Small-subunit ribosomal RNA from a Thermotogaceae bacterium, 1538 nucleotides, folded computationally. The source organism's lineage runs through Bacteria, Thermotogati, Thermotogota, Thermotogae and Thermotogaceae. The RNAcentral record of the sequence draws on SILVA. It matches the Rfam family "Bacterial small subunit ribosomal RNA". Its mean pLDDT, the model's own confidence on a scale to 100, is 86.
RNA sequence: AGGGUUUGAUCCUGGCUCAGGGUGAACGCUGGCGGCGUGCCUAACACAUGCAAGUCGUGCGGGGAAACUCCCUUCGGGGAGGAGUACCAGCGGCGGACGGGUGAGUAACACGUGGGUAACCUACCCUCCAGAGGGGGAUAACUGGGGGAAACCCCAGCUAAUACCCCAUACGCUCCGUCUACACAAGUAGGCGGAGGAAAGGAGCGUUUGCUUCGCUGGAGGAGGGGCCCGCGGCCCAUCAGGUAGUUGGCGGGGUAACGGCCCACCAAGCCUACGACGGGUAGCCGGCGUGAGAGCGCGACCGGCCACAGGGGCACUGAGACACGGGCCCCACUCCUACGGGAGGCAGCAGUGGGGGAUCUUGGACAAUGGGGGAAACCCUGAUCCAGCGACGCCGCGUGCGGGAUGAAGCCCUUCGGGGUGUAAACCGCUGUGGCGGGGGGCGAAUAAGAUGGGGAGGAAAUGCCCCAUCGAUGACGGUACCCCGCUAGAAAGCCCCGGCUAACUACGUGCCAGCAGCCGCGGUAAUACGUAGGGGGCGAGCGUUACCCGGAAUCACUGGGCGUAAAGGGGGCGUAGGCGGCCUGGUGUGUCCGGUGUGAAAUCCCACGGCUUAACCGUGGGGCUGCGCCGGAAACUACCAGGCUUGAGGGCGCUAGAGGGAGACGGAACUGCUGGUGUAGGGGUGAAAUCCGUAGAUAUCAGCAGGAACGCCGGUGGGGAAGCCGGUCUCCUGGGGCGUCCCUGACGCUGAGGCCCGAAAGCCAGGGGAGCAAACCGGAUUAGAUACCCGGGUAGUCCUGGCCGUAAACGAUGUCCACUAGGUGUGGGGGGAAUUAUCCCUCCGUGCUGAAGCUAACGCGUUAAGUGGACCGCCUGGGGAGUACGCCCGCAAGGGUGAAACUCAAAGGAAUUGACGGGGGCCCGCACAAGCGGUGGAGCGUGUGGUUUAAUUGGAUGCUAAGCCAAGAACCUUACCAGGGCUUGACAUGCCGGUGGUACCGACCCGAAAGGGGAGGGACCCCUCCCUCGUGGAGGGGAGCCGGCACAGGUGGUGCACGGUCGUCGUCAGCUCGUGCCGUGAGGUGUUGGGUUAAGUCCCGCAACGAGCGCAACCCCUGCCCUUAGUUGCCAGCGGUUCGGCCGGGCACUCUAAGGGGACUGCCGGCGACGAGCCGGAGGAAGGAGGGGAUGACGUCAGAUACUCGUGCCCCUUAUGCCCUGGGCGACACACGCGCUACAAUGGCAGGUACAAUGGGUAGCGACCCCGCGAGGGGAAGCUAAUCCCAAAAAGCCUGCCCCAGUUCGGAUUGCAGGCUGCAACCCGCCUGCAUGAAGCCGGAAUCGCUAGUAAUCGCGGAUCAGCCAUGCCGCGGUGAAUACGUUCCCGGGCCUUGUACACACCGCCCGUCACGCCACCCGAGCUGGGGGCUCCCGAAGGCAUCUGCCCCAACCCGAAAGGGAGGGGGGAUGCCGAGGGAGAACCUGGUGAGGGGGGCGAAGUCGUAACAAGGUAGCCGUACCGGAAGGUGCGGCUG
Repeated sequence: AGGGUUUGAUCCUGGCUCAGGGUGAACGCUGGCGGCGUGCCUAACACAUGCAAGUCGUGCGGGGAAACUCCCUUCGGGGAGGAGUACCAGCGGCGGACGGGUGAGUAACACGUGGGUAACCUACCCUCCAGAGGGGGAUAACUGGGGGAAACCCCAGCUAAUACCCCAUACGCUCCGUCUACACAAGUAGGCGGAGGAAAGGAGCGUUUGCUUCGCUGGAGGAGGGGCCCGCGGCCCAUCAGGUAGUUGGCGGGGUAACGGCCCACCAAGCCUACGACGGGUAGCCGGCGUGAGAGCGCGACCGGCCACAGGGGCACUGAGACACGGGCCCCACUCCUACGGGAGGCAGCAGUGGGGGAUCUUGGACAAUGGGGGAAACCCUGAUCCAGCGACGCCGCGUGCGGGAUGAAGCCCUUCGGGGUGUAAACCGCUGUGGCGGGGGGCGAAUAAGAUGGGGAGGAAAUGCCCCAUCGAUGACGGUACCCCGCUAGAAAGCCCCGGCUAACUACGUGCCAGCAGCCGCGGUAAUACGUAGGGGGCGAGCGUUACCCGGAAUCACUGGGCGUAAAGGGGGCGUAGGCGGCCUGGUGUGUCCGGUGUGAAAUCCCACGGCUUAACCGUGGGGCUGCGCCGGAAACUACCAGGCUUGAGGGCGCUAGAGGGAGACGGAACUGCUGGUGUAGGGGUGAAAUCCGUAGAUAUCAGCAGGAACGCCGGUGGGGAAGCCGGUCUCCUGGGGCGUCCCUGACGCUGAGGCCCGAAAGCCAGGGGAGCAAACCGGAUUAGAUACCCGGGUAGUCCUGGCCGUAAACGAUGUCCACUAGGUGUGGGGGGAAUUAUCCCUCCGUGCUGAAGCUAACGCGUUAAGUGGACCGCCUGGGGAGUACGCCCGCAAGGGUGAAACUCAAAGGAAUUGACGGGGGCCCGCACAAGCGGUGGAGCGUGUGGUUUAAUUGGAUGCUAAGCCAAGAACCUUACCAGGGCUUGACAUGCCGGUGGUACCGACCCGAAAGGGGAGGGACCCCUCCCUCGUGGAGGGGAGCCGGCACAGGUGGUGCACGGUCGUCGUCAGCUCGUGCCGUGAGGUGUUGGGUUAAGUCCCGCAACGAGCGCAACCCCUGCCCUUAGUUGCCAGCGGUUCGGCCGGGCACUCUAAGGGGACUGCCGGCGACGAGCCGGAGGAAGGAGGGGAUGACGUCAGAUACUCGUGCCCCUUAUGCCCUGGGCGACACACGCGCUACAAUGGCAGGUACAAUGGGUAGCGACCCCGCGAGGGGAAGCUAAUCCCAAAAAGCCUGCCCCAGUUCGGAUUGCAGGCUGCAACCCGCCUGCAUGAAGCCGGAAUCGCUAGUAAUCGCGGAUCAGCCAUGCCGCGGUGAAUACGUUCCCGGGCCUUGUACACACCGCCCGUCACGCCACCCGAGCUGGGGGCUCCCGAAGGCAUCUGCCCCAACCCGAAAGGGAGGGGGGAUGCCGAGGGAGAACCUGGUGAGGGGGGCGAAGUCGUAACAAGGUAGCCGUACCGGAAGGUGCGGCUG
């Protein structure tokens, strides 16, 4: 820091996606140790049990042990001391408002930050001042009685206090009055006067007037803590736009510690709001945490600050403090107890349980430390806290060993089989001891404890006490842990993910669009580095992956830091409100701004340094930082504000001026239609062609007249005007705006413009007119498969006018408005100036075009009329589809318009440009492509191939052109691959190894059998070495070959031509296809190769940012046409001789010929055309011309074209069979269909007879002359020929003669019968030939279609390969006879080049739209049904508070009184009123769930109908609107060019 993914490729736009970091995590696999952290994110769900807040006897009254000791004892016990001690409930005090938990609620002064409080409070603590005198009456406990199941309660009686009350005293305190100073909104400080308000004692010491100490009271101050108020700051929705009745303010009052509408009465009618009120949704806020370069974005666990809450809700009491988590009352829900009367309860404290959940711990230890409450203290309490436990949840550290050890074990994997990999890895040897185990030692954390001793100090009469210093001095949960020492042992201790690209890491096997993978692109349909497994490799490591979420990458909401002509995006246009922004000069203020100082910005966190745990994490200390806010001082350029001025911005005056600018009225001609009349007659009209239609009732045409409505030809023009929509005959009236000139006036009056208001084509709507033409709908005629269209004939709304709506558009320059700046050139409209003056030229302002520098742009393009460079303001965009849809709201008479989502779904959708391909686009040009012409095919019969069908099998392949007389140039067996049956198993064939083998190999009568095969009497060897010997060639041993058995293997026409080589077909003998360098372009790519000519040709010439080159073309090669040379057992009386008359013979090589070489043709020559070129046309000469004719030769590539059955070959498959052999059958089937052919249909013919003239070839298992036999096929003999020699062999058409006479025939020969011949082991299936007989269809062939441009077509025969024979009419060749036609390139087909359009790129056999049908999914509407929520109105109304009343009950303190009693006053109860949680009723609203049915939408390998769009997409398309139609869509009107 970027990468992947839209395309054939490219650039851009743009979304999706990945790599990074993070987490209170969870899940999967795995798991050795320690340290430090951390651990219910869900049900603020419900909770068993224990613990979490008490303490003080030095405030008070009361109750009151025990151990132990002593004494007594009838042994049961009693007494004294211990001791009124420990302890206990009660009264009383302080604390329970802290600490701990949670995040529900809360969008708020709740929080943060900075301020204010002259509007306030503060127990305990500290400092200072002053004080504490006198008196009184009660009441718990307790005792007695009573009620209750319980909780608990009632009555009577006794009693104490630091409980309660009264009196006194009292300043600085409070209140009132007044004065002074200061301040000023109420005030603060002080003076004077008046009124009011206090207290408590306990303990110690000393002893008695005391002292000390802990407390107490009043006052002042402090510290710390709080209350209240304010500025500023921090979420989403405008589809929430208006909200508000205590509401806003005032006066008075109540209330509070305190201000306040906090509360109340009255008065006024205010108050908040686009700078977002109100409503809805969501949310505790912050320090900080995560991420990020930063700005930002996300988050608010742990720790810290604040807030809120304590089952839900309300309320107050006590108190310094609460509306109070472990206090109270009431209501509600829930749980529990109950004797049914009534009671008890609140873990969001610690632990724990159930439940929920993907998920979150022990019912542990200790107060040793820190901190807290109480106490004088000892001490008690403390689930705060400190520790421990559980969990890899996170971070950090450590270990699972270290060294040596092979050209390298085994196993496993791969292999081209040689080998390679795992791999120094292991084994093995040596070493160490972190750790583990055992043993021993053993902490820091703990000291100012209390207290004691000593010393010093203030004070005091003194003592205790108080303050300071030194010494002594108990106490550890963690834990016998950390740490240290000793001993032993490599011993307990490695996994997880990944390996197609991104992204680091590849092979094998299995699987076969299956099973599966997948973050994106995408993998899997028989060779998968993408699935699964294995080997190997990569990464990380006690972890590794996955999932979820956040930031990043994402400049993809762009402040830093984006855009809007065509990619998403400029509002249809204007006027203008708020707002934003704003010319030149001067002075002032000091708002923003800047500088300095100061306060604050808590701590922790972060950064840096140093330090402490062996290191680190972690922790400590110091520093920095905390980008902010307040205050003080300063600066004055810019901004703002105030004041003054200026003229250049803006506006005005005056003069001149152009114009389809707008509105109204009047008028005009042409055309059209209708009507009237005339002339006139049979048609008109319309189209691609027609028809509907009009017309003999007189049309069309033509003349005249009349009527009507609409639109205004020429001028007319990238001309003009207008803000846009738009505006076009002429004249008049009314009216808006502009330009130029002048430089006279005002003096910044400006620009933009959210809302708002106005204007706004066409269609459409309402009302009333009008209606000629045109024309949705509609009707008819055509077209068509259909034709709800295109074409034609009719035709209504409408189009027109008036008034009122609608408010849209491709309302476009797809380009908002305004200002400034930045080269030119050239048209044109309007004005002015100058020169010249008939023509014209120059300068200038405004408008409108074209072209272009710089610059900009992804490119296209824009370019002073910017899309350049800047500024101001507004509008708008943020992937495609869903969708401009739904819902809501606003507007509208309606149609509809405005605003405007989501679910779901896709990995793209796009822009520009490039190369192709394609077009029912264009241009140029070729080809038997068409046309011209000749002959065919398609009809018949037959042959042959194919499809289909059939079959046991009809082997397989080839399938438009480019399969189909093709593979096959020879299927009766064989071939043969198929089928049936019978057989073989190391095999029909190759190689190697092991074992056996002399009666072995080999031969083999005979038996079974269809054969193959099986069995088999008998016969019976060979080679090499050694040895023996009666040495004959005898015997023995060993080996080889062969054979037998076995192993490895053979074999496969089994599969894959979509794994391949090779070969071939096709485009196409077409003229093309490329490269190097340079140049152009961001790039794909272009240029070259385009252009002008020319050619058969990218052939050549010229031109040119290209210059060259390669593969193709051509040429070189072969055949043929002319000539020559060379050479002659074919040829010739050419010339001679002979002759049986045949080049037969002698002889010869001139000619023909043969086959080798050479010549010849090159636009070379002449004329013309052409750029003087290339070349073209004509001519001469020539056997031949402008490539003479033919062949061979096939560029880069295309068709995954063909071939696995020629061959080769990877992989897969078969292995007593998918191999091999054999017999028989099949490949020859036949209702059909197609291709290629043959023969015909006849007289240019058929038949018969006669008679000529070829060439290419073939031949010894052959061709076979000739003779004989046979009608013939053929047979029997047989010469010659290894072939320019002999043979096949006759060529046929032709020519001559004759017959046939147009007839299904003397055409035609199918079919069938009979008889033969030949080949062959064998002609039944299933050969060819011959003879006789039979004589079918067929009388020239529908739509359609093929070949051929000259020695060609047509026609005639001949040869050959294969081959025993042949189903050959096929194929490959050969020669004979031998035409017609080509105007021409419009059209069909194919092709080349240039160009154009494209939504195609598998490339038009492309792409693609909508309805319908089916499946799945989400959504909208929906009679309704059913939840939740807040507010409103009304009714009832608990606790409690306040107010008022009270004739009921009670009463100690004070007063009167001796008392009784009375009074003052207090309390309780009750009543009424107000408020009040909640309950109930009601009408609406908001928001969920569900819903028969309805609606469209999305998605879904191969459904239906059509063909709308993309090429002029076959009717150019698209936009708005209206009508219509199964559907895409069609048509009308207006608009756009995309």